The RNA shown here (small-subunit ribosomal RNA) has 1558 nucleotides and comes from a Planctomycetota bacterium.
The prediction has a mean pLDDT of 84.
[in-house]
RNA sequence: ACCAUGAAGGGUUUGAUCCUGGCUCAGAACGAACGCUGGCGGCGUGGUUUAGGCAUGCAAGUCGAGCGCUGAAACCCUUCGGGGUCGAGGCGCGGCGAAAGGGUGAGUAACGCUUGAGCAAGUUGCCUCUAGGACCGGGAUAGCCUCGGGAAACUGAGGGUAAUACCGGAUGGUCUCGCGAAGCCUGCGGGCUCUGCGAGUAAAGGUGGGGAUCUUCGGACCUACCGCCUGGAGAGACGCUCGGGUCCUACCAGCUAGUUGGUGAGGUAACGGCUCACCAAGGCGAAGACGGGUAGCCGGGCUGAGAGGUCGUCCGGCCACACUGGCACUGAGACACUGGCCAGACUCCUACGGGAGGCUGCAGUCGAGAAUCUUCCGCAAUGGGCGAAAGCCUGACGGAGCGACGCCGCGUGGAGGAAGAAGGCCUUCGGGUUGUAAACUCCUGUCAGGGUUUAAGAAUGCGGGCGGGUGAAUAGCCACGUCCGUUGACGAAGGACCCAAAGGAAGCCACAGCUAACUUCGUGCCAGCAGCUGCGGUAAUACGAAGGUGGCGAGCGUUGUUCGGAUUCACUGGGCAUAAAGGGCGCGUAGGCUGCCCUGUAAGCGGCGUGUGAAAUCCCGGAGCUCAACUCCGGAACUGCAUGCUGAACUGCAGGGCUAGAGGUCAAGAGGGGGGUGUGGAACUCCAGGUGGAGCGGUGAAAUGCGUAGAUAUCUGGAGGAACGCCGGUGGCGAAAGCGACACCCUGGCUUGACCCUGACGCUGAGGCGCGAAAGCGUGGGUAGCAAACAGGAUUAGAUACCCUGGUAGUCCACGCCGUAAACGAUGAGCACUAGGUAGCCGUCGGAGCCGUCCGAUGGCUGCUGCAGGUAAUCCAUUAAGUGCUCCGCCUGGGGAGUAUGGUCGCAAGGCUGAAACUCAAAGGAAUUGACGGGGGCUCACACAAGCGGUGGAGGAUGUUGCUUAAUUCGAAGCAACGCGAAGAACCUUACCAGGGUUUGACAUGCAGGGAUCAACCCCGUGAAAGCGGGGGGAUUGCCUUCGGGUGUAACCUGUACAGGUGUUGCAUGGCUGUCGUCAGCUCGUGCCGUGAGGUGUUGGGUUAAGUCCCGUAACGAGCGCAACCCCUAUCGUUAGUUGCCAGCGGAUCAUGCCGGGGACUCUAGCGAGACUGCCGGUGUCAAACCGGAGGAAGGUGGGGAUGACGUCAAGUCAUCAUGGCCCUUACGCCCUGGGCUGCAAACGUCCUACAAUGGCCGGUACAAAGGGCUGCGAACCCGCGAGGGGGAGCCAAUCCCAGAAAGCCGGUCUUAGUUCGGAUUGUGGGCUGCAAUUCGCCCACAUGAAGUUGGAAUCGCUAGUAAUCGCGGAUCAGCACGCCGCGGUGAAUAUGUUCCUGAGCCUUGUACACACCGCCCGUCAAGCCACGAGAGUCGGGAGCACCCGAAGUCGGUGAUCCAACCCGCAAGGGAGGAAGCCGCCGAAGGUGAGCUCGAUGAUUGGGACUAAGUCGUAACAAGGUAGCCGUAGGAGAACCUGCGGCUGGAUCACCUCCUUU
Repeated sequence: ACCAUGAAGGGUUUGAUCCUGGCUCAGAACGAACGCUGGCGGCGUGGUUUAGGCAUGCAAGUCGAGCGCUGAAACCCUUCGGGGUCGAGGCGCGGCGAAAGGGUGAGUAACGCUUGAGCAAGUUGCCUCUAGGACCGGGAUAGCCUCGGGAAACUGAGGGUAAUACCGGAUGGUCUCGCGAAGCCUGCGGGCUCUGCGAGUAAAGGUGGGGAUCUUCGGACCUACCGCCUGGAGAGACGCUCGGGUCCUACCAGCUAGUUGGUGAGGUAACGGCUCACCAAGGCGAAGACGGGUAGCCGGGCUGAGAGGUCGUCCGGCCACACUGGCACUGAGACACUGGCCAGACUCCUACGGGAGGCUGCAGUCGAGAAUCUUCCGCAAUGGGCGAAAGCCUGACGGAGCGACGCCGCGUGGAGGAAGAAGGCCUUCGGGUUGUAAACUCCUGUCAGGGUUUAAGAAUGCGGGCGGGUGAAUAGCCACGUCCGUUGACGAAGGACCCAAAGGAAGCCACAGCUAACUUCGUGCCAGCAGCUGCGGUAAUACGAAGGUGGCGAGCGUUGUUCGGAUUCACUGGGCAUAAAGGGCGCGUAGGCUGCCCUGUAAGCGGCGUGUGAAAUCCCGGAGCUCAACUCCGGAACUGCAUGCUGAACUGCAGGGCUAGAGGUCAAGAGGGGGGUGUGGAACUCCAGGUGGAGCGGUGAAAUGCGUAGAUAUCUGGAGGAACGCCGGUGGCGAAAGCGACACCCUGGCUUGACCCUGACGCUGAGGCGCGAAAGCGUGGGUAGCAAACAGGAUUAGAUACCCUGGUAGUCCACGCCGUAAACGAUGAGCACUAGGUAGCCGUCGGAGCCGUCCGAUGGCUGCUGCAGGUAAUCCAUUAAGUGCUCCGCCUGGGGAGUAUGGUCGCAAGGCUGAAACUCAAAGGAAUUGACGGGGGCUCACACAAGCGGUGGAGGAUGUUGCUUAAUUCGAAGCAACGCGAAGAACCUUACCAGGGUUUGACAUGCAGGGAUCAACCCCGUGAAAGCGGGGGGAUUGCCUUCGGGUGUAACCUGUACAGGUGUUGCAUGGCUGUCGUCAGCUCGUGCCGUGAGGUGUUGGGUUAAGUCCCGUAACGAGCGCAACCCCUAUCGUUAGUUGCCAGCGGAUCAUGCCGGGGACUCUAGCGAGACUGCCGGUGUCAAACCGGAGGAAGGUGGGGAUGACGUCAAGUCAUCAUGGCCCUUACGCCCUGGGCUGCAAACGUCCUACAAUGGCCGGUACAAAGGGCUGCGAACCCGCGAGGGGGAGCCAAUCCCAGAAAGCCGGUCUUAGUUCGGAUUGUGGGCUGCAAUUCGCCCACAUGAAGUUGGAAUCGCUAGUAAUCGCGGAUCAGCACGCCGCGGUGAAUAUGUUCCUGAGCCUUGUACACACCGCCCGUCAAGCCACGAGAGUCGGGAGCACCCGAAGUCGGUGAUCCAACCCGCAAGGGAGGAAGCCGCCGAAGGUGAGCUCGAUGAUUGGGACUAAGUCGUAACAAGGUAGCCGUAGGAGAACCUGCGGCUGGAUCACCUCCUUU
């Protein structure tokens, strides 16, 4: 200095993560609609649907200064009959306008629109400028009058009339045409200018004024204006042509007969197949013709950072249309919105013969619709038509009205006002909030309301005055200037002033997250909400209401639509190994792209200029309405198109050259490359024969099958077909598919070397063509083995399978089809560039060489590893998935579906192309942590094994289920409920049932009243009791006191708040507990790695009971767990010595620690010691540790206990307790009596006792420990067979008692038996506790003597002082123990080991699981519902084709009928010219026919989607229990199974190869 003002994301797939990917939200906008609400004003805007139908009124007329006639009123004259002047109005001729203005968007994909060019191929009324002219004549006709026809609309004949209407003649410069000359231009066709000759063609007048002259008194003439004719020029308007641009569809691929061109003619304002005749056979098309669908186009609007996307309402430009279709006439202009003709549909009138009509003008109406206004005022302004003008007309327009439809502005008051009223809501009851909000005080006065008053929009025009021009003129006229007067629909809306009063004026939506805003109640997967995720199943910030809060505000929400966000169609600005996506592979057409150098050109490209890009809009500056919206002025911009000049780097084009790309030549080389012919051996099966003699075969095990008719086995010979072992290798070749014995013939490609030749010849490749595993198809062969289908045998719940025995297509060959695969490196082709290392195969060169070789260099191919870089990650990494370029193919959420339909290919199977409706909020990729696996590795545990003893069988006990019942109260439910809560149900307990009662309650607290009366206590009645009723009885104390009492108060009574609930929710909870599990784990800080979840640490090598310790190590440390610390026990010491002890001393006794005494011992219970892998040897990584040993009471944790990490099971418990919510309140509370919890067909768990001789019974006789004891233990002694009774010493306990331990030991007996085993059951008689043993206690004695002879499948405990066995004690408890908790006595067996079962720990692997395998999940069938396909057909729409008919009308022909103007003619008449009519071509509607296409519908049918709890199976996910999947073929209820070929997107083990490190 210049440019630029602009860009946000969130929710949702998961246990979590990153990515891919869809769905969805926040924004803005609208001609909107709907719901709730609604004060004022300004400016805009308002039929988006049925281009559906329309009543009524209005929307185009005007000119008397073109013409004829008529003529009200007024005035004048009057003979009163009337006449004249002026002349509004009316009829018609004539002129101009009516082609504008206004409406709509149907049609149209087109030169329709847009942009830029062109017409030398054109037209143009009115307007402007300019040149010239306007002479002489003629005949009609409407109106009108008369007579007819008709209901009407309308119409026929006759008569007479005017013109700026019509006709003839003259003149003719320009003009037009023909024939010539010259100049200039050109796109070469022609055009322009000038000039000569010839021919042809015009006209109309009107009005005002006027002195002279003339006059028929009208005028001529002059003048001014208007008008007329012929040319030229201009402006504006229109017609035509061309380049570029202008939606979707290829599931529309071929289209075309006036079609394409030519010649000639016609036609037009004009070019042209525009039309016609003839000739030729062309024209268009993948750069999308033709067809189908949709649509008026643009300036612009909305949105967006932009690029884009979408729209075309209002305003402006263009086009098209005017009831539907066709046609022309008039005209400067139309094929004509409010003109004409015809046809059709519809509506109306009718006298039935005929007629009339066209709101897509302004209002208005009906209909359809979610939906869109007044039958208003005015020409005052602006604009338009006519007119000389005044003026008339103008639903254009200017205004008003209605609608919050939009934008903008204003108001509904302002200030003060409490530690904060009332009410509402919430509350932890303290309070908080609504809230300065209100009340109240002071103030203001917008808007609306009332009153008074008053502007802008008005400029013109006209009239008058003055000035100027024209003119002979002081007439007249004038787009001239100036002054005065006059003109307003809107309309008193706006402004000003006054009056009054806070007075009249706030709602809507939201409040789980996104997303600003939270509580209570109600409801209870109900009612409902919801844009997405999702809320609601009894504490819902998500439903409904309330309070509160947030947002916006005369609006607020909802719905619909567009853009945005969406870089989610990616030009800006995406992708394709695994997420959707590389064509199976090649050859090659079009196209796209293309090496180095030089020259030219200038198409692309750049620069400068010119024209255009209308106005409005947008933007900037300014201005006007009080502001704004709105409007005005100026600027910028309009990114575009066209064109002139210029530049030449790049691209293109043209020319020339080069050799590095590519190709060729020559010389070597490797190879399962392809095709054909032939040959070979091994194996196999079959056939024949020999030997042989009972089985073979097959499987997890079997069977079917084969075999004494001789199999299998073995030998010999023969036949046949198919495939080619070893070599063989992440080795080779090929484009892919694919290719493997050997030889020969034919043949393609590749590599290396030489550097001789050509000279960019290249790359890619839409369509196209070819090749293309396996299966399959056709014809003909062939067939050994294998083997879909099929048959049989097994397995199984079934087994249409996996396994077995057979076996046909097929597999093989020839020829022809098919054309698909996980045709995969899930990775298109080509070129270039970007670290290395290493190995294999094939060459070449150099060097060394003891030549099997080694080293170096350089090419090609095939692998591995790895840096940078890339990737979501996994991974890729010179063989890229890196960095670039070129070309092709493909993708755009999942399902529906590679399905349907159409097309095409195929003999068929089927292939290629390839949707939609509907439905879901995901479907996916990679990786992470877990969990799981009928995955792997390592390691533990009474887990198995080895052992011992049990359970399961019996009888009984006890708990549970079930059943029963008035009740059999409740809970516990795999392990981890079931001798569990319950460590003790006859009443009580007790929660259950029946009955009887009670209601401030059995229990707590507060308040009010009473408080000498109803308490306690006693008695009576009733009753089963509780209770109820009655009587007696008489009770606390403070203060004051006048001793009368007053007041307060305890008990108690009445009342009220409340109590009470073993009612509910253990899924609202606390606490406590079980379990995994005494398993060794679970985490953190910092660091490091990873985008992240997360990992590392904690993995690894050892070791341990142990995440115990050591070593290693991107980790270093730490915490909770382990261990230790604590208790008991085993040894010793010490202290102490009673109630315990008694060795020594003394005493006593029949005897006894009985006594004195003693502390030695035992013991008791305090304190200590001891054990730590400390020592030795070995092993081991110089480690940790392990093994062995010594010592020791004890040895590697000495034994036992207590101790239970992070967590899991919504585990258990609301019935221990506590507790939120809910529920009951003369009952779901409380009391009582009785019953039940003990009921019994059956089943299960846990135990006891047994079945006996290692035993039972009898007699005798030893030795504990740990406990308990005062409403207690209870001795001795006595009674009883006994339970027990009497008794009462002693003991609050190392003292006394319970208390006899038992098994054991000694002796005896029983002798294998349902017994001298076993004791159930039952009877009788007793004992004890207790208010009470009937339901329903325990014990004793006698009698009775059941089942049971060691227990099926299955299953439990235990590794040492353990199991087994024996007894003892205690808690609970009046009584009741086979249970439970403890105690000691006696006292084993076995462990080779970790394959298996179960559980657990660590590492690893797979996963579609994460509610985590009790997971997930597939298909048929059945039910409901939805959309779609097919379908005999049926119905309708659309566009064409062929033929028939043929209106109006143009054109052509004819025109015997008709006709005024001109010509001939005296006339009659004729001629020229014209018309009706008729004929012909074309021609709309209509008809007929065969098809095409779109849609609706259709009995039935097909699959599909969806839907808490239907049926059958288990296909897939783990090795998913037969690895899965792809293609193909067959089969089967179904998922599926099987054959053939292929893939790894298969786990596991072994081997090979490769790699890394030393």
The source organism's lineage runs through Bacteria, Pseudomonadati and Planctomycetota.